[in-house]
Context: one part of a larger RNA
RNA sequence: GAUGAACGCUAGCGGGAGGCUUAACACAUGCAAGUCGAGGGGCAUCACGAGGUAGCAAUACUUUGGUGGCGACCGGCGCACGGGUGAGUAACACGUAUGCAACCUUCCCUGUACAGGGGGAUAACCCGGAGAAAUUCGGACUAAUACCCCAUGAUGAUAUUUAUGGGCAUCCAUUGAUAUUUAAAGCUCUGGCGGUACAGGAUGGGCAUGCGCGACAUUAGCUAGUUGGUAAGGUAACGGCUUACCAAGGCUACGAUGUUUAGGGGACCUGAGAGGGUUGUCCCCCACACUGGUACUGAGACACGGACCAGACUCCUACGGGAGGCAGCAGUGAGGAAUAUUGGUCAAUGGGCGCAAGCCUGAACCAGCCAUCCCGCGUGAAGGAAGAAUGCGCUACGCGUUGUAAACUUCUUUUCCAGGGGGAGAAUAAUCCUGUCGUGACAGGACUUGACGGUACUCUGGGAAUAAGCAUCGGCUAACUCCGUGCCAGCAGCCGCGGUAAUACGGAGGAUGCGAGCGUUAUCC
Numbered sequence: 001g002a003u004g005a006a007c008g009c010u011a012g013c014g015g016g017a018g019g020c021u022u023a024a025c026a027c028a029u030g031c032a033a034g035u036c037g038a039g040g041g042g043c044a045u046c047a048c049g050a051g052g053u054a055g056c057a058a059u060a061c062u063u064u065g066g067u068g069g070c071g072a073c074c075g076g077c078g079c080a081c082g083g084g085u086g087a088g089u090a091a092c093a094c095g096u097a098u099g100c101a102a103c104c105u106u107c108c109c110u111g112u113a114c115a116g117g118g119g120g121a122u123a124a125c126c127c128g129g130a131g132a133a134a135u136u137c138g139g140a141c142u143a144a145u146a147c148c149c150c151a152u153g154a155u156g157a158u159a160u161u162u163a164u165g166g167g168c169a170u171c172c173a174u175u176g177a178u179a180u181u182u183a184a185a186g187c188u189c190u191g192g193c194g195g196u197a198c199a200g201g202a203u204g205g206g207c208a209u210g211c212g213c214g215a216c217a218u219u220a221g222c223u224a225g226u227u228g229g230u231a232a233g234g235u236a237a238c239g240g241c242u243u244a245c246c247a248a249g250g251c252u253a254c255g256a257u258g259u260u261u262a263g264g265g266g267a268c269c270u271g272a273g274a275g276g277g278u279u280g281u282c283c284c285c286c287a288c289a290c291u292g293g294u295a296c297u298g299a300g301a302c303a304c305g306g307a308c309c310a311g312a313c314u315c316c317u318a319c320g321g322g323a324g325g326c327a328g329c330a331g332u333g334a335g336g337a338a339u340a341u342u343g344g345u346c347a348a349u350g351g352g353c354g355c356a357a358g359c360c361u362g363a364a365c366c367a368g369c370c371a372u373c374c375c376g377c378g379u380g381a382a383g384g385a386a387g388a389a390u391g392c393g394c395u396a397c398g399c400g401u402u403g404u405a406a407a408c409u410u411c412u413u414u415u416c417c418a419g420g421g422g423g424a425g426a427a428u429a430a431u432c433c434u435g436u437c438g439u440g441a442c443a444g445g446a447c448u449u450g451a452c453g454g455u456a457c458u459c460u461g462g463g464a465a466u467a468a469g470c471a472u473c474g475g476c477u478a479a480c481u482c483c484g485u486g487c488c489a490g491c492a493g494c495c496g497c498g499g500u501a502a503u504a505c506g507g508a509g510g511a512u513g514c515g516a517g518c519g520u521u522a523u524c525c
Base pairs, nucleotide, nucleotide: 001524002523003522005521006520007519008518009517012377013376014375015374016373017372018370019369020335025333026332027331029330030329031328034077035076036075039074040073042070043069046068047067048066049064050063051062052061053060054059084288085287086286094212095211096210097209098208099207100206103205104204108201109200110199111198112197113196114195116150117149118148119147126139127138128137129136130135156181157180158179159178160177161176163174164173165172166171186193187192214260215259216258221251222250223249226248227247228246229245230244231243232242233241263285264284265283266282267278268277269276270275290311291310292309293308294307313324314323315322316321341367343366344365345364349363350361351360352359353358380411381410382409383408391401392400393399394398416462417461418460419459420458421457425452429448431446432445433444434443435442436441437440469514470513471512472511473510474495475494476493480509481508482507483506484505490497491496
């Protein structure tokens, strides 16, 4: 000098930031991923309309998918993002630089071409059964942008093959021929929104490689899918990735193997630099989601709030059987020196779905708590000597110091209190209307939207009013005397103080340093 700090004493305000470093310990409760009726059958619920019954009427009951809409269900997209944590990992994990003549890519953009015909089911609803429940079984009915079949089709795929050019070994690009094979879906408010195939782009990923990247030699040998080859399988793709066979290799003192520690980087702290230390907040990458394993779906996962199996733990049970996973946001217990609210809003930014309106969003934006840190402001200013009184000290009828300090006079109002005014963040947004081009852009107009918050800021009035402590004073090191104690009580970072005159212990007066903080402890340079 620094800190994600803690502890002691103290504490007025504002702005900005930060806040479980320990038990990747266990978790009550609520919320954190839905959306689309412009894909579908429908109608549990609500509203409207229409009809019926009772009633003089108000009204009550009831029927009806007819309309708005919509619980559950089928279907699509999303749930692989966003958010958390750092357990594991000394590794192509990360950083940097390359390569893929060995690869994939939903949504998005551009281009080319296409969308003809048919079929069988199934959930929901209904009926019935089992069960305490979770849930589940059977029968019957029905739809689709769900599923299946046929057709069409190439610049696609596979196999064989012609020619040209190129390269970096395998080869690559372009081009021609033959054979085989593969597709689609409709909806609509008539404005649009979608579907299929291929090519290119963009984005995101996968794989490989050079170099860099802890400690210990009181770890010296390690290795059988091990190292290489052939063949096959598998993958989006290369590869012992896997399998069979063959060979006997491969790594190592330039540190293999083993043990131990640890997420990596940008950055941050320190330092003149070289270097040393750290990886909290923010950004990038990786890994993980009660522990271990496995795959399914999908463009993408071997998937935090999905599935299955095993295990430990907790809970429910009618004892037959079931349910769960906060290292999401709050919150609880425990551990600990120690770390916050079971808050508000989708107004903005961003994300998912949707034509849109919109819905969802503990992402985000805000507010609350905490002097935890940084920065700023204040606790008054000027005058004022009878150098007042008190306190303390002394060489003591007096003097010194506290000290211009107070009182007192004048002034100011940052803050504070009371009362008024009051934004920006909101548009390049959404919707509607008009016009131009012609189908999403431009111009104009209308209307709507603010959690924070009546906050920031500002005006008026009032009144010095509401606001100072902490540590130290032997030397290092700025700051000295008195009293008490008497090697006791105690102090102490080092040297060292204390045994009767202690500037070193305790108190007082005074002084010094910093100041809403000041000291102590811990750690790093």
Molecule: small-subunit ribosomal RNA, 5' domain
Organism: uncultured bacterium